This record gives sequence, structure tokens and C1' cells, in this order.
RNA sequence: UUUAUAUUUUGGCAAAACCGGGGAAAUCCGGUGACGCAAAGCCAAGGGCCUAAACCAUUUACUGGUACGGCAGCUGGUUGCUCCA
Repeated sequence: UUUAUAUUUUGGCAAAACCGGGGAAAUCCGGUGACGCAAAGCCAAGGGCCUAAACCAUUUACUGGUACGGCAGCUGGUUGCUCCA
């Protein structure tokens, strides 16, 4: 220096739910709160999933399709701290 792995200290993040706010929705932000996380850091222009305002179509409906909207705590990519061997 590289790779793999267990774990300690000091720290970090924060699921569900509830409250307030944004949004058509998915969902996001703040507060409370901890289910969990060794990358739960970053990337939505790899794959996947969610939503369908607007638009298109039609049998006009509680309809179908579509992301330019979202999810990084699905997978993948990428960067990286401490200690021991």
C1' cells in the first nucleotide's frame, strides 16, 4: 500500500407511528420517536419499484397507457474513517 474479516472506544444515521408544513399523487421537509444500519455516505443517465398532475387513447369511466415526478432502508455503481490480525 492492497484485499478480506471480527470487534472496541468516541461518534454518526433514524423505520413504523403521531404532530405541523409542501405536493395532484407517489412522496418529501421539520419536530417527537428508535425498527434497524459498518457505508442507512454519494449516484435516479445500469436494472427494478411507486405515482399519473399534464398529455394521449377510448368503450366516457371509480377506464387504459405514458415520467418530464419520486424511492439510494430493493439491486447495482462509486468514494471512504478508527482499532486488531